[in-house]
Context: one part of a larger RNA
RNA sequence: UUGGGUGUAAAGGGCAGGUAGGUGGCUCAACAAGUGGGAAGUGAAAUCCUCCGGCUUAAUCGGAGAAUAGCUUUCCAAACUAUUGAGCUUGAGUGUGGGAGAGGAGAAUGGAACUCCUGGUGUAAGGGUGAAAUCUGUAGAGAUCAGGAGGAACACCAUUGGCGAAGGCGAUUCUCUGGACCACAACUGACACUGAACUGCGAAAGCUAGGGGAGAGAACAGGAUUAGAUACCCUGGUAUUCCUAGCCGUAAACGAUGAGUACUGGGUGUUUCUUGUAACAGGGAGGCGCCGACGUUAACACAUUAAGUACUCCACCUGGGGACUACGGCCGCAAGGUUGAAACUC
Repeated sequence: UUGGGUGUAAAGGGCAGGUAGGUGGCUCAACAAGUGGGAAGUGAAAUCCUCCGGCUUAAUCGGAGAAUAGCUUUCCAAACUAUUGAGCUUGAGUGUGGGAGAGGAGAAUGGAACUCCUGGUGUAAGGGUGAAAUCUGUAGAGAUCAGGAGGAACACCAUUGGCGAAGGCGAUUCUCUGGACCACAACUGACACUGAACUGCGAAAGCUAGGGGAGAGAACAGGAUUAGAUACCCUGGUAUUCCUAGCCGUAAACGAUGAGUACUGGGUGUUUCUUGUAACAGGGAGGCGCCGACGUUAACACAUUAAGUACUCCACCUGGGGACUACGGCCGCAAGGUUGAAACUC
């Protein structure tokens, strides 16, 4: 390489848009590039194979035949693929009418809690722990009442729930805005699927600049514990966490399960729309769950939301370590990221 694979053994790209490419619905006609068949030529000899023969046999040698990937020319066929022309509506999209939603961006507003400040009342403790101590407090703390300031997060509702491509999204209101779903079947008429490259988005941490800084809190300091304690526990506490602008581009970025289409028993719950009514009784469609038949699986398990049965396209794997490394390239302010070996060793 072929083959075989990718939920957990090695292996699905973090996610999307999309170029080239690959693949692609139904009908009619044309054509004959692919395709199928016939014929002719060529495909040197030797070799290989079959048969016959010569050296006593064999190796070996000679003769005849067969075979030869393919290539060229020509004739025929027209199902399929391609191409061209004409059409269709089921795929796809548009339209009209609906309802659902923590989908995204911006602005404004709100209450609870917390910390700090000011004032009143009031007096000796408070805090913390397994127990303590560091710590705070007679310069009046903690407690309690009143007022003020600030930042961050939005209890209950709340979910087996909803939305989003993924990351993710949860107070309220307003403005702008994306997508999906249902019903109707009016319009376009294959406009589709996938997608190397490329582009964009992408938790947390981290970086740059400017703000902000209540609480929490790497580092750090102290108190404990301990044989020690660079920890677990406690008292403090900087970066950070928040906002704006720009980088970074990684995660157990997980359903550890790529995208699309079709087919293949059921039961039960929930959510959205619809049909339907006495009734949320039943039916249809889209999601989210659970249980399970056939089938699959090494087993666990999966099972119409497939890991079943098939097809199309992409990505990836090929013993462990060395090695999420080295070197080089590209990207980055840096941290580093991405691509990614070998010697050696078992």